[in-house]
This record gives sequence, C1' cells and structure tokens, in this order.
RNA sequence: AAACAAAGUAUUAGAGAGAAUAAGUGAAAGUAACUUAUCGCCGAAGGUGCAACUUUAACAAGGAAACUCUCAGGCAAAAGUAUAAUACUUUGAUA
Repeated sequence: AAACAAAGUAUUAGAGAGAAUAAGUGAAAGUAACUUAUCGCCGAAGGUGCAACUUUAACAAGGAAACUCUCAGGCAAAAGUAUAAUACUUUGAUA
C1' cells in the first nucleotide's frame, strides 16, 4: 500500500397489518395530530426467550437467527424500518 473485518455517514432499493370505534383537545367548521378507553391485526427499529453444542460429579452457567414473544414500535400517504449494493471516513494497524 492493497485486501479483509467492525462502526459511522451518504445514495439507491426496501415488506406486513383497521385512513377502526367512542369521548375530549384542536382556527368559526372540518382533516391530520394528541389524550383516554374499547376491540381487531403486523413484525424487518429496539428488546425477550432457547436448540445443538461447551462446561460441571450434579445443579447451575455459557449458547444464534430474518425463529419466537408481541414489552416497545407499527397498521392510507408521508416519515420510519431489519437487510442488500455502492462510495467515503474512523478503528483493528507503531499490525
């Protein structure tokens, strides 16, 4: 120096599910939004749980996910979203 890995930023792509109902707040009215309550749903922010296996005399302990739970979040559009690609930055690396 190249390559690799992790984190961050930018661009592009990016699913699912009631524009739910009632009351109230809300510009004169109304919509969105917010609060409270009532049900019905989704899983791809985040979070929970554990199989093989490791370990112990044993009990415990460690132990993954896009699986699971639906706590949180979400259910017109917008925004957000795991993940993928590309680019750049930082670190690993006085390697």
The prediction has a mean pLDDT of 81. This is a predicted structure of a 95-nucleotide RNA (Glycine riboswitch aptamer) from Abyssicoccus albus. Lineage of the source: Bacteria > Bacillati > Caryophanales > Abyssicoccaceae > Abyssicoccus. RNAcentral holds the sequence, with entries from Rfam.